Context: one part of a larger RNA
């Protein structure tokens, strides 16, 4: 030096654990915000670095229910208190709530600076303090008011829980990529995806047919969503690729308001007359800014495809009040009755019962013996409960030691569903067809794009950049070019639960999901520490012990290092650099070799 063996450093891998994650399940709950959110600065304790709570009334204040012995959160111990005159804690409803931040009295390098007005304190003094208001823009209201006469536009003033700003995903709606695929690539994929951007909601959105069908005379009957039809008919450098619909079967189910003709009511304007137009008709009377048009507006009317409606004419319960005057008719309101409806649409309100939420609350059965053992819940024996053998905890594995579990039960507040009451809304019927109306720069066409599975095609359909431009029911539109015929259906206004989508948040659960190089980036004071001007990037870090009992005291040392005793403990080679403690590395002792 090798090699074998034994025995240690180092040094962290494996085993075990699990406070953390992670993917579903039910169920709530689905928005906060000028009454200042979300999110933060700076304070806040007896002392005080971080957290965690709160907000100058500051780990808290009040009231009202629980609760029933300890308590003043955590690292974290001490000191000084409070508590059976009921506390600390848990629920509700409430006062406080500094500064920034939509940030809104101006400005401003976020927690800063500077001002007006108005009271109230003080004071010699408006020098200071405190408290309110004082950003914009929008709708309503009033005042004021040019160019210009009336008026309009300005203007100021008041009144609004109006609007801004945030929020994981979903959902509409504008703009709107490219790697990539095609084995290249340009049409064409990716894909109307990602990104941005505007809006809205507990779901959006669609949605009560100018629908879908069929083919010569059958049918269906808002809208979503889903299974099938079907990778099918079809588009396609007929490439790569893209890709329906009827129509069957299921969830859920619900219909409805205007616009107009007509009447009416106010405003304004123009015309016109002095009675021959008009005030509901008939006769007399009386009115004269009454009337008529036209432009806005009030309320009633009306809403449909065997077309409907205005509109004429006839029928039809009941009382009351009104139509210039008076006798007679007639007419409209209005209340009742009688049907039918509703608070989730087509309009809204109280109330009552009842059901869940947000703190609890009772809860059953060995304190059994012997054995091992630091320790009993292990094993042996004997008992008990059980609508409760669900989970967890206790010095090793517990139905019976504890906290729970079944299974019964409670609210002073506030919230919430269901139901019922009052109480609220709607409602005649028949016949006529002369005239009226039934949504216009609309439908439709041309050019020239885009949505439909359909890439211009034989391209309908449905939308517009431009440019032209009808009809009103003898009307118009659709059935995939186009034309007849039939057939269906009624655009150019609106509204509409549920079936569907989604999970930041809160509850209770679940797992042949992970167990600290896994699982979130994060088990641990993690989006921290650090990097970077920044936009952003982004970690590493878990386990003494059953209980700190965390090693008094001693001895060596330069020593607060470390070692060696001594105690504690079941173990200290469980000593804090702590469970186990594997390999790579480095050492010691022994034995063989050279």
């Nucleotide at each position: 030096a090798g090699c074998u063996a034994a025995u240690g450093g180092a040094g962290a891998a494996u085993g075990c654990c699990u406070u953390g994650g992670u993917a579903c399940u039910a169920g709530c709950a689905g928005c906060c915000g000028a009454u200042g959110a979300a999110g933060g600065a700076c304070g806040u304790g007896c002392a005080u670095g971080u957290c965690u709570g709160c907000g100058a009334a500051a780990a808290g204040c009040u009231a009202c229910g629980g609760g029933g012995a300890g308590u003043u959160g955590a690292c974290a111990a001490g000191a000084a208190g409070c508590c059976u005159u009921g506390a600390u804690c848990c629920g509700u409803a409430g006062g406080u709530g500094u500064c920034c931040g939509a940030a809104u009295g101006g400005g401003g390098a976020a927690a800063c600076c500077c001002u007006a007005u108005a009271a109230a304190g003080u004071u010699a003094a408006a020098a200071c303090u405190u408290u309110a208001u004082a950003a914009c823009c929008c709708a309503c209201a009033a005042a004021u008011g040019a160019a210009u006469a009336c008026a309009u536009a300005g203007u100021u003033u008041g009144u609004g829980a109006g609007g801004a700003g945030g929020a994981a995903a979903g959902c509409c709606u504008g703009u709107g990529a490219a790697c990539u695929g095609a084995a290249a690539c340009a049409u064409c994929u990716u894909a109307g995806u990602a990104a941005c951007a505007g809006g809205a909601c507990g779901a959006a959105a669609a949605g009560a047919a100018a629908a879908u069908a069929a083919a010569c005379u059958a049918a269906u009957g808002a809208u979503u969503c889903u299974g099938a039809a079907a990778g099918u008919a079809g588009c396609g450098g007929c490439g790569a690729g893209c890709g329906a619909a009827a129509u069957c079967g299921g969830a859920a189910g619900a219909g409805c308001c205007u616009a107009a003709a007509c009447c009416u009511u106010a405003u304004g304007u123009a015309c016109g007359u002095g009675a021959u137009a008009g005030a509901c008709u008939g006769c007399a009377a009386u009115c004269g800014u009454u009337g008529u048009g036209c432009a806005u507006u009030u309320g009633g009317g009306g809403u449909a495809g065997a077309g409907g409606g205005a509109c004429u004419u006839u029928c039809g319960u009941u009382a009351c009040a009104c139509u210039u005057u008076g006798c007679a008719g007639a007419g409209u309101g209005u209340a009742a009755a009688a049907a039918g409806a509703g608070u989730u649409a087509a309009a809204a309100a109280u109330u009552g019962u009842u059901u869940a939420a947000u703190a609890g609350a009772u809860g059953a059965a060995u304190a059994c013996a012997a054995c091992u053992g630091g320790a009993a819940a292990g094993u042996u024996g004997a008992g008990c409960c059980a609508u409760a053998g669900a989970c967890g905890g206790u010095g090793a594995u517990a139905g019976c030691c504890c906290g729970g579990u079944a299974a019964u039960u409670u609210a002073a507040a506030u919230u919430u569903g269901a139901c019922a009451a009052u109480c609220u809304c709607u409602u005649g019927a028949a016949a006529g067809u002369a005239u009226c109306c039934c949504g216009a720069g609309u439908a439709a066409g041309g050019c020239g794009g885009g949505g439909c599975a359909c890439g211009u095609g034989a391209a309908a359909c449905c939308c517009u950049g431009u440019c032209u431009g009808a009809a009103u029911c003898u009307g118009c539109c659709g059935g995939g070019a186009c034309c007849a015929u039939c057939c269906g259906g009624u655009a150019a206004g609106g509204c509409u639960a549920a079936a569907u989508a989604c999970u930041a948040g809160c509850u209770a659960g679940u797992g042949a999901c992970c167990g600290a190089u896994a699982g979130u980036g994060a088990a641990c004071g993690a989006g921290u520490a650090c990097a970077g001007u920044g936009a952003u990037g982004g970690a590493a870090a878990g386990g003494c012990g059953a209980a700190a009992a965390g090693a008094a005291c001693a001895g060596u040392g330069a020593g607060a290092a470390g070692c060696u005793g001594a105690g504690u403990g079941a173990a200290a080679u469980a000593g804090a650099a702590c469970c186990u403690g594997a390999a790579a590395c480095c050492g010691u002792u022994a034995g063989c070799u050279u």